[in-house]
Context: one part of a larger RNA
This record gives sequence, structure tokens and C1' cells, in this order.
RNA sequence: CCCCCGUUAAGGAACUCGGCAAUCUAACCCCGUACCUUCGGAAGAAGGGGUGCCCCAUACCGGUUGAGAGGUUCGCCCUCAAAAGCUGGCAGGGGCCGCAGAGAAAUGGCUCUGGCGACUGUUUAAUAAAAACACAGGACUCUGCUAAGCCGCAAGGCGAUGUAUAGGGUCUGACGCCUGCCCAGUGCCGGAAGGUUAAGGGGAGGGGUCAGCUUGAAAAGCGAUUUUCAGGCGAAGCUCUGAACCGAAGCCCCGGUAAACGGCGGCCGUAACUAUAACGGUCCUAAGGUAGCGAAAUUCCUUGUCGGGUAAGUUCCGACCCGCAUGAACGGCGCAACGACUGGAGCGCUGUCUCAACGGGGAGCUCG
Repeated sequence: CCCCCGUUAAGGAACUCGGCAAUCUAACCCCGUACCUUCGGAAGAAGGGGUGCCCCAUACCGGUUGAGAGGUUCGCCCUCAAAAGCUGGCAGGGGCCGCAGAGAAAUGGCUCUGGCGACUGUUUAAUAAAAACACAGGACUCUGCUAAGCCGCAAGGCGAUGUAUAGGGUCUGACGCCUGCCCAGUGCCGGAAGGUUAAGGGGAGGGGUCAGCUUGAAAAGCGAUUUUCAGGCGAAGCUCUGAACCGAAGCCCCGGUAAACGGCGGCCGUAACUAUAACGGUCCUAAGGUAGCGAAAUUCCUUGUCGGGUAAGUUCCGACCCGCAUGAACGGCGCAACGACUGGAGCGCUGUCUCAACGGGGAGCUCG
């Protein structure tokens, strides 16, 4: 030097990405307590005071006990209940000691204001606890029971010893106010007239083979004829192939459907200062973004501009709207409560710091 712990003048966040860490705070009783709010909360809000020991009068509220009184379905059963003793508690007055009375230990720091998520929960066992997941609630959709869906080759099982107020899938995510336009594309649902269309049916026709017929040549025979070789035609059968035509669903087609996947314009001109454009024109589209919100967990330009807070503020809060590239269940905007979440500010408090010092314990080092 390092680790753990303790104390510290003056200052008090100047430290730092950031008050990280460490202080402060703390128990119980009493007083007191704002905005906001879903009337439950917020709230231990905040902010104050008290707390030991001894004595006094003993007042009050209890416990123990139960004299006595009343009632009585006569059970020392029920109700009321005095005094004394002992005992618990709350107040009152007076006094005592110390630096200090919750005398040790243990034991909330607080407030203001944004973002996100409603909440309690859940999660990356061993770098992430969160704004992620879940969640009650909302919606769409499938499923009529041998249900849909899922596991299994099957048997079988789950669903469910359930039955549409049930079960499965998908999305959203308390609550409040809401959730606009587009069905052209893709998907899904419905339709069946027409077009297309598989296996299959159907067999026109064609090929192969072949009985037979036939042409030529040669040979044998007097001849009829026979044989051989090279060609042609070719019934039936067998076999190969095969057109028309008849053939479902699907697709094309016709409708519906967006809390289905998704999408939600451009240019030009115009008002008696200027600027701007309620207004007009034009092109395109399935339709051109409604209500809200907006430099935002979304804004590039950007430290936008204005206001607030600071002596000074790329963060923060409130506005503006020129939204590079917001927007409505991939939900929009709010919202009390909640959060080991995240941003900003303040009070208190401090060795975080100015700036370091001292003390205790240990490790290390040296010797053994």
C1' cells in the first nucleotide's frame, strides 16, 4: 500500500454517469396531518411533544373476592353489587441524578414532479427482476358431444365423469372516456350459374402379332401342284396405344368480413400591409389518418423555439406543432393506489468530495 471497522476541525454533494456507498431517521404513547382520490385510500403523509427514578394525596377505570339485595321454572340457579386486603392501568402534584431516561441491542430518512406498467404475483438455477411474462376485465373465432383441440403407429388417453353461463385458439390487458375511414391485395366465411380441372368411365382411330389370301423369282414334277426365297394385303383373338364425350373439390368467378393480415396521398393557386390559407383547381387511390396525443421510451435537422427551475441546465417540467418517421384492442388518451423499475428537483444528513488525518482488527512483508 491493501481489506474490514471506528472517529474527525471548517465546509456540506463542491464527488460522481448517478448521493453509488455510508451517515441521518428509527420503538411505544399523545397531538397533528395537504394536493389528489376509484371515497377504500393518500397516511406512519408532513410536522411536533413525551418516555428514568423517588415521594404525595390518594381521585378515577379494571382484576381478585363476593358481604348484602332482588328474582326464582327452588338448581348455593340468574341479576345487581358495598367495604377491606392484594394487584394492573391512566392521569395529577412535588422532588432527585446524569452529557444523555425508547440511556444497551434491534428498529422507516422525508418531500415535490414526470415516464412506464393498473395492482399482489412471475422470470433468464450461475452477469439482466424490468417498462418483459402473468393477471382479473374486453373482443374475435372454433366447438352440438364419439365436441373442437391435443398426445399416440394403434389400442387408448387428456379435454371431462365437463356440455355453449362449457371447452379450445388468437389478440388486448384494472378502471374512466373512447376505439374513425378503407374489403383493391392476402386470409377467412358464404355462393353456386358459367369457365378450367385429376383419378376413373368411355372407346373413334392407330400400331404389333397372326390364320388366311396374294405378287414376283427359283427349284421339283408330263401336269394338277408342291417347296424355298423376297414382298404386299390381312379376319378373329391377344397385346400396345388412344380422340370426342361424361367426371368432384380447388382455382377463376359473385358476395361478405378489419378487436382478420394489413393500409390510411400529391401538385398548383387564392383574403385590401405582410404572413397564412377557411376557399378553389387538378392528378391519383381500395381509402387518403378522425378523436386524441405530439421534439415523445417515437424528432433526423436538434442543445428546435418560448416559459419555469439554477449564479450558470445537451438532462428535467409546462407549452408551441414545421409528426425526417404519432394515432386508436401490434389499442388511443387519461388515471387514485401500488413499484428493490426509470428521469428531474428540494429538505435533512453525512469522509462521496475539498483533503486528508488518527485509532482498532486482519492480510501482506521480514525474522523464527